This is a predicted structure of a 472-nucleotide part of an RNA (small-subunit ribosomal RNA, 3' major domain) from an uncultured Actinomycetes bacterium. It matches the Rfam family "Bacterial small subunit ribosomal RNA". Model confidence (mean pLDDT): 86 of 100.

[in-house]
Context: one part of a larger RNA
RNA sequence: UGACGGGGGCCCGCACAAGCAGCGGAGCAUGUGGCUUAAUUCGAAGCAACGCGAAGAACCUUACCUGGGCUUGACAUGCAAGUGAAGCGGCGGAAACGUCGUGGCCGAAAGGAGCUUGCACAGGUGGUGCAUGGCUGUCGUCAGCUCGUGUCGUGAGAUGUUGGGUUAAGUCCCGCAACGAGCGCAACCCUUGUCGUAUGUUGCCAGCAUUAAGUUGGGGACUCAUACGAGACUGCCGGUGUUAAACCGGAGGAAGGUGGGGACGACGUCAAGUCAUCAUGCCCCUUAUGUCCAGGGCUACACACGUGCUACAAUGGGCGGUACAGAGCGGAGCGAAGCCGCGAGGCGCAGGCGAAUCGCUUAAAGCCGCCCGUAGUUCGGAUUGAAGUCUGAAACCCGACUUCAUGAAGUUGGAAUCGCUAGUAAUCGCGCAUCAGCAUGGCGCGGUGAAUACGUUCCCGGGCCUUGUACA
Numbered sequence: 001u002g003a004c005g006g007g008g009g010c011c012c013g014c015a016c017a018a019g020c021a022g023c024g025g026a027g028c029a030u031g032u033g034g035c036u037u038a039a040u041u042c043g044a045a046g047c048a049a050c051g052c053g054a055a056g057a058a059c060c061u062u063a064c065c066u067g068g069g070c071u072u073g074a075c076a077u078g079c080a081a082g083u084g085a086a087g088c089g090g091c092g093g094a095a096a097c098g099u100c101g102u103g104g105c106c107g108a109a110a111g112g113a114g115c116u117u118g119c120a121c122a123g124g125u126g127g128u129g130c131a132u133g134g135c136u137g138u139c140g141u142c143a144g145c146u147c148g149u150g151u152c153g154u155g156a157g158a159u160g161u162u163g164g165g166u167u168a169a170g171u172c173c174c175g176c177a178a179c180g181a182g183c184g185c186a187a188c189c190c191u192u193g194u195c196g197u198a199u200g201u202u203g204c205c206a207g208c209a210u211u212a213a214g215u216u217g218g219g220g221a222c223u224c225a226u227a228c229g230a231g232a233c234u235g236c237c238g239g240u241g242u243u244a245a246a247c248c249g250g251a252g253g254a255a256g257g258u259g260g261g262g263a264c265g266a267c268g269u270c271a272a273g274u275c276a277u278c279a280u281g282c283c284c285c286u287u288a289u290g291u292c293c294a295g296g297g298c299u300a301c302a303c304a305c306g307u308g309c310u311a312c313a314a315u316g317g318g319c320g321g322u323a324c325a326g327a328g329c330g331g332a333g334c335g336a337a338g339c340c341g342c343g344a345g346g347c348g349c350a351g352g353c354g355a356a357u358c359g360c361u362u363a364a365a366g367c368c369g370c371c372c373g374u375a376g377u378u379c380g381g382a383u384u385g386a387a388g389u390c391u392g393a394a395a396c397c398c399g400a401c402u403u404c405a406u407g408a409a410g411u412u413g414g415a416a417u418c419g420c421u422a423g424u425a426a427u428c429g430c431g432c433a434u435c436a437g438c439a440u441g442g443c444g445c446g447g448u449g450a451a452u453a454c455g456u457u458c459c460c461g462g463g464c465c466u467u468g469u470a471c472a
Stems, first nucleotide, its partner, number of pairs: 001472002003469003007466007015456002019420002022417001026310008034301001042053002064296007073121001077120007087102006105112002123285002126283003132279002134274003137270001139268001144183006150159003163174003189262004194230007204219002208217002233256001236250005312413001316372007328360003333353002338347003379410001384405007426448007
């Protein structure tokens, strides 16, 4: 100087407390451990691994296994020599490929493309993340981490950065052997909330005509869209405070003291993670640890754990009627109306749309009626049987969905444990990426919309000062 203490003081955080909804019990989905297996490819490991890499494992992917092939190679460049390429058809084969036939490249030539042979070399998702770059997680959006000069100390170092107030903040004020400065904080950026101006098509419709319909004429008021501006600064008033910084209350205002949300992550820590995104040193393989193909596996199942979905019902379930979004996506695409089918879906080879024009697109919870009456039920839907639809060469291993039948466990879950402070939790549906097909996961969007916070003694994490130390 740090680190540590079941030392002290001050302070903060959904840290506790106060609340709301969960998880832990059930069934299923998914990841992991384990066990199994020819293989069940590999990585991730407390927080910070476990719906994680994977934003799509039937083939492919694929890295694994079994079997069948190849050896200058599936891919790149160069050199030398040779040469009736590719393609198409037959036969063998699971295919890769082999073989036979056909075919006979460009150029006047030199030569080129392709192929064969040979040589250099290729190739490796083989090892090492404890050799590395890059990227990332975490403490933590915590308020800290440092430097120059000066001063003090033999020196390590100290001071500044401590102290008194204050703040979300090393934020600001005052004081002070310090005076300044840098990286962080904040602001500048995006978005949302109010208003103005400009522009009105594909958007909008108050008034005037018109219609089944903003459909058409017309209009720019309104909504909305797209730009550019205005607006919030403790600016104003009162009080407290040291005449300070600031805090409390108030006015005005769409918004008030950082208005809400996002992007943004200091010096560093964990030899944290990644050699399987990529790059890369060294080591290793070279008729194989490379490469091609078929089939299988990654989907196994006595178990154990994590994360979720659906429930156990009446604030509910069923049936009928009826209302209101936002954000997105669409050309190998979105796919209307109409018709067929109980339905998934099919026909529509189709009108329209590269889209504020057309489509996906009926939002659902809600509201209005009727039934059910506490029951393992008109709750719940697992499981299984049968029949189908769709995608795709192909759904046996191993897809999603539909219909009929079947109807399991489950009556609110032990110890323990998680999230959340407001348009939040809870609840309801919609979209997108990946994608032929496949979503209870992920990322977004809007609808409905709470309860509680006395307080900081205690648990956890963190910041500052101080103290002890046989630790570095």